[in-house]
Context: one part of a larger RNA
RNA sequence: CUGGGCGUAAAGAGCACGUAGGCGGGCAUGUAAGUCGGUGGUGAAAUCCUUUGGCUCAACCAGAGAAUUGCUUCCGAAACCGCAUGCCUUGAGUCCAACAGAGGGAACCGGAAUCAAGGGUGUAGCGGUGAAAUGCGUAGAGAUCCUUGAGAACACCAGUGGCGAAGGCGGGUUCCUGGGUUGGCACUGACGCUGAGGUGCGAAAGUGUGGGGAGCGAACAGGAUUAGAUACCCUGGUAGUCCACACCGUAAACGAUGGGUACUAGGUGUUGGGGGAUGUUGACCCCCUCAGUGCCGCAGCUAACGCAUUAAGUACCCCGCCUGGGGAGUACGGUCGCAAGGCUGAAACUC
Numbered sequence: 001c002u003g004g005g006c007g008u009a010a011a012g013a014g015c016a017c018g019u020a021g022g023c024g025g026g027c028a029u030g031u032a033a034g035u036c037g038g039u040g041g042u043g044a045a046a047u048c049c050u051u052u053g054g055c056u057c058a059a060c061c062a063g064a065g066a067a068u069u070g071c072u073u074c075c076g077a078a079a080c081c082g083c084a085u086g087c088c089u090u091g092a093g094u095c096c097a098a099c100a101g102a103g104g105g106a107a108c109c110g111g112a113a114u115c116a117a118g119g120g121u122g123u124a125g126c127g128g129u130g131a132a133a134u135g136c137g138u139a140g141a142g143a144u145c146c147u148u149g150a151g152a153a154c155a156c157c158a159g160u161g162g163c164g165a166a167g168g169c170g171g172g173u174u175c176c177u178g179g180g181u182u183g184g185c186a187c188u189g190a191c192g193c194u195g196a197g198g199u200g201c202g203a204a205a206g207u208g209u210g211g212g213g214a215g216c217g218a219a220c221a222g223g224a225u226u227a228g229a230u231a232c233c234c235u236g237g238u239a240g241u242c243c244a245c246a247c248c249g250u251a252a253a254c255g256a257u258g259g260g261u262a263c264u265a266g267g268u269g270u271u272g273g274g275g276g277a278u279g280u281u282g283a284c285c286c287c288c289u290c291a292g293u294g295c296c297g298c299a300g301c302u303a304a305c306g307c308a309u310u311a312a313g314u315a316c317c318c319c320g321c322c323u324g325g326g327g328a329g330u331a332c333g334g335u336c337g338c339a340a341g342g343c344u345g346a347a348a349c350u351c
Base pairs, nucleotide, nucleotide: 003323004322005321006320007305008304012319014201015200016199017198021194022193023192025088026087027086028085029084030083031082034080035077036076037075038074040072041071042070049065050064051063052062053061054060091191092188093187094186095184096183097182098181099180103177104176105175106174107173108172109171110154114150115149116148117147118146119145120144121143125136126135162169163168206247207246208245209244210243211242215241216240220236221235222234223233258318259317260316261315262314263313266296267295268294269293270292271291272290273289274288275287276286300307301306324351325350326349333344334343335342336341
C1' cells in the first nucleotide's frame, strides 16, 4: 500500500458558516458520455501457462494453442448512472397563528454583603492558629449606632430545569436582535447533505493603550512549621481579576463519542407545545402525539467496562484523524503573532 480502525488501548478538527469537490427524493419522455452485448483492427518476438514433439531422461530446444486482463472502429441494448425537457410533493424552505427560554448587544435602576471615610457611645484589647508569632490598637482599635463613598458579584427562586453551534449564559426594567418548538397545511417545487482550502466565533491565563481598583490575590516581604521549607498555615501585598478598544487562538475546548438521513422491544421521571375523554366551565386526574432532557432495560454490539430510538445497534453519504514506546509536539524550514508563543512538523539514536 491493500486493509483494519478512532467512548476508555494510537486516532473525531474547540465550534460554526461556506468555496471547489463527493453524494443525493418520486413520475414520464428523449439522448446514449458512462455501463452492457457483439464485430473488426491492434495488443512484436521471446518469456509465463496448457498441450504435442526432438535430443536415451531432464535441463534445453521446437510446433500448436491459450494468455496479453489494454486501447480503438462499427453495430446494437436502454435497466442503472449522467445529460436534456416536462411534471409531482413526501426532503428542504416560505407564510399565518401561538408558545417557552440565564440566547446575544446596549442603556438605566436595585438591595444585601465587604472595605474605606466622617461622627456618636465606649475601653483594652483585636486578629489569627494545631499552638503561636508577624500585624492592628491608649495618637482610642476591635464591638455597636448613624451618615457618606467606592468597586465587584447578584443569596433565596434553582431544578441530571431552561437557552445557545461551541466557548458559554443567572438581580430588575426598557430598547435592538438571533435561533427553536407546536398547530394550520396556504405557497415555492429537490431549492438537499457533507465540506479539502477559506472565513468567522472561541473559557481562563497572557499582551498593548487608556481608565478603574472594594474583595480576592501569582510575584514579593514578613511570621510560623521543619533537619531544611525557595511550600502547605498565618499577617500583608504588586500584576491581575473589572471596563473600553485592539491582540492572542489555546484547554481534561469532554459525552474524552464529527455531521446528516432512515430503520430497530419496552418501562419510568422531567421541560415546552398540540389533541382527546370525563366534566356545566375551569383546575386536577387519565389517554394519544410532537420537540427536548435524564434514569432503567431487550435484541444487537463490545476485549471488557459498558452502549442500547439522545446507540457505542442495523445501513448509506461526506469530512477529519490513527498506524509500537522514547527521542518529540522537539529540531529545521515555512507561516501567523508586539511578545509570550501558536499552526505545520521530522530524523539520527534507542528499547